This is a predicted structure of an 84-nucleotide RNA (c-di-GMP-I-GGC riboswitch aptamer) from Sulfurovum sp. It was read from a public genome assembly, where an Rfam model found it. The source organism's lineage runs through Bacteria, Pseudomonadati, Campylobacterota, Sulfurovaceae and Sulfurovum.

RNA sequence: AUAAACAAAGCCAAACUAUUCGUGAGAGUAGGACGGAAAGCCACGGGUCUCUACCCCUUUUUAGAGAUAGCCGAGCUACCUGCA
Numbered sequence: 001a002u003a004a005a006c007a008a009a010g011c012c013a014a015a016c017u018a019u020u021c022g023u024g025a026g027a028g029u030a031g032g033a034c035g036g037a038a039a040g041c042c043a044c045g046g047g048u049c050u051c052u053a054c055c056c057c058u059u060u061u062u063a064g065a066g067a068u069a070g071c072c073g074a075g076c077u078a079c080c081u082g083c084a
Base pairs, nucleotide, nucleotide: 002082003081011036012035016031017030018029019028020027021026034070040076041075044073045072046071047068048067049066050065051064052063053062
């Protein structure tokens, strides 16, 4: 640097439940495991979602602010083993 076969040591934690925060999407903590070889970090690009404004109302478009990393890509970092 690279692969994800085998083995070992481990690691993370979906849904759901309780509780807290948030207008909301959702997030934190505890329990719990559907899964994960980066399910580690990161909001840079896209996707999806939320709120506000405008529009006679609704929806949509547009704009602004936010959420999602376990949606995809990019960037950074990384255990063991094998190979060079």